[in-house]
RNA sequence: GAGUUAUCCAGAAAGGUGGAGGGACGGGCCCUGUGAAACCUUGGCAACCUGCGAAAGCAAGGUGCCAAUUCCUGCCGCGCAAGCGGAGAGAUGUCGA
Numbered sequence: 001g002a003g004u005u006a007u008c009c010a011g012a013a014a015g016g017u018g019g020a021g022g023g024a025c026g027g028g029c030c031c032u033g034u035g036a037a038a039c040c041u042u043g044g045c046a047a048c049c050u051g052c053g054a055a056a057g058c059a060a061g062g063u064g065c066c067a068a069u070u071c072c073u074g075c076c077g078c079g080c081a082a083g084c085g086g087a088g089a090g091a092u093g094u095c096g097a
Base pairs, nucleotide, nucleotide: 003095005093006092007091008090013042014041015040016039017038021031022030023029025074026073027072028071043066044065045064048062049061050059051058052057070089075086076085077084078083
């Protein structure tokens, strides 16, 4: 990196360095010098794997995460429309080679 499978309308930020970008991609719409990305420190959320347990559940070692539903949308179906459903894409974990 490809594959598999589960989940994605809940939840959770302060400080330091830094100095213009960021929200995957296109279209929107947002965030950002009242300081973007990135890195560091501390804190927190959650409970996929893990440990304990008969179970309910508890813990928090390995990941992950801490603006906006995965920010909305893209393709298909239904619908006058608003919208609804599904797929795809993406993210994260698990498994296995």

A computed fold for a 97-nucleotide RNA from a Holophagaceae bacterium, annotated as SAM riboswitch aptamer (S box leader). Its mean pLDDT, the model's own confidence on a scale to 100, is 90. Lineage of the source: Bacteria > Pseudomonadati > Holophagae > Holophagales > Holophagaceae. It was read from a public genome assembly, where an Rfam model found it.